The prediction has a mean pLDDT of 82.
Transfer RNA from a Candidatus Woesearchaeota archaeon, 73 nucleotides, folded computationally.
Rfam family: tRNA.
The RNAcentral record of the sequence draws on ENA.
RNA sequence: GCGCUAGUAGUUUAGCCUGGUAGAAUGGAAGCUUGCCAAGCUUUUGGCCCGAGUUCAAAUCUCGGCUAGCGCA
Numbered sequence: 001g002c003g004c005u006a007g008u009a010g011u012u013u014a015g016c017c018u019g020g021u022a023g024a025a026u027g028g029a030a031g032c033u034u035g036c037c038a039a040g041c042u043u044u045u046g047g048c049c050c051g052a053g054u055u056c057a058a059a060u061c062u063c064g065g066c067u068a069g070c071g072c073a
Base pairs, nucleotide, nucleotide: 001072002071003070004069005068006067007066010026011025012024013023020056027045028044029043030042031041032040049065050064051063052062053061
């Protein structure tokens, strides 16, 4: 230099192909329960790597960039 893969709550990740309300687990906060702790239950909190394009509508499609990993040279 070229190619491939990946990037989504604090953390691990589903969803992407086939555009249509962003989910789960775990964590944080409050409460219930308990003699106390742990466990359990309820409520709540918080996210699409960045920019542009297409579209009524983009996490999803297109283009460029950034980061990480792998391969070729």